[in-house]
């Protein structure tokens, strides 16, 4: 160079047109002489640009970055 797959929170994910969830994690409160557990409550995310849609995480296109198989290796 060529096909195919994947891209969502710090991590692992679920959602596959109609108010982005979950578990660990992380902050802060309550318990405890203290720490752990635990229970309550917060903060954080759709890889980029674009199209189609009344509405895109979702479906198209092109880009990027990782994975995988062909090919080439002057």
């Nucleotide at each position: 160079g060529g096909g195919c797959c994947u891209g969502u929170a710090g991590c692992u994910u679920a959602g596959u047109g109609g108010c982005a969830g979950a578990g660990c994690a992380c902050u802060g409160c309550a318990u405890u002489c203290g720490c752990a557990u635990u229970g309550c409550a917060g903060g954080g995310a759709u890889a980029u640009g674009g199209g189609u849609u009344c509405g895109a995480u979702u479906c198209c296109c092109a880009u990027c970055a990782g994975g995988u198989c062909c090919a080439c290796c002057a």
Record summary
Model confidence (mean pLDDT): 82 of 100. Predicted 3D model of a 74-nucleotide RNA (transfer RNA) from Candidatus Portnoybacteria bacterium RBG_13_40_8. The sequence is in RNAcentral, with records from ENA. Its Rfam family is "tRNA". By type it is a transfer RNA.